This is a predicted structure of a 111-nucleotide RNA (FMN riboswitch aptamer (RFN element)) from a pig gut metagenome. The coordinates come from a structure-prediction model, not an experiment, and the mean pLDDT is 87. It matches the Rfam family "FMN riboswitch aptamer (RFN element)". Rfam's curators write: The RFN element is a highly conserved domain that is found frequently in the 5'-untranslated regions of prokaryotic mRNAs that encode for flavin mononucleotide (FMN) biosynthesis and transport proteins.
RNA sequence: UGUCUUCAGGGCAGGGUGAAAUUCCCGAUUGGCGGUAAAGUCCGCGAGCGCGAAAGCGUUGACUCGGUGCAACUCCGGGACCAACGGUUAAAGUCCGGAUGAAAGAAGAUG
Numbered sequence: 001u002g003u004c005u006u007c008a009g010g011g012c013a014g015g016g017u018g019a020a021a022u023u024c025c026c027g028a029u030u031g032g033c034g035g036u037a038a039a040g041u042c043c044g045c046g047a048g049c050g051c052g053a054a055a056g057c058g059u060u061g062a063c064u065c066g067g068u069g070c071a072a073c074u075c076c077g078g079g080a081c082c083a084a085c086g087g088u089u090a091a092a093g094u095c096c097g098g099a100u101g102a103a104a105g106a107a108g109a110u111g
Base pairs, nucleotide, nucleotide: 001111002110003109004108005107006106007105014026015025016024028094029093030083031082032045033044034043035042040081041080048059049058050057051056063079064078065077066076067075085097086096087095
């Protein structure tokens, strides 16, 4: 600096009410990829949605206090918060669906 192969997203236990709710209430539980003092909440990217022939552009959630330390909104302790689109006899991060999909990327092989 090419080519190829593989991998690449998880989660409502137990209850309450009700004709009906994993959707409401109590409680439980999950966290893609790269960067950086180790991150769902910082910076950036992917997926989703809209426009476009395409490249791409737009859009797209959430954090604080204390401690340690050279350095941490990342570790430890406390307290918070967020989660696309469509469906569903009752309103969804967790059920069903697009998806045995796609991709940020990671590993390996090879020139």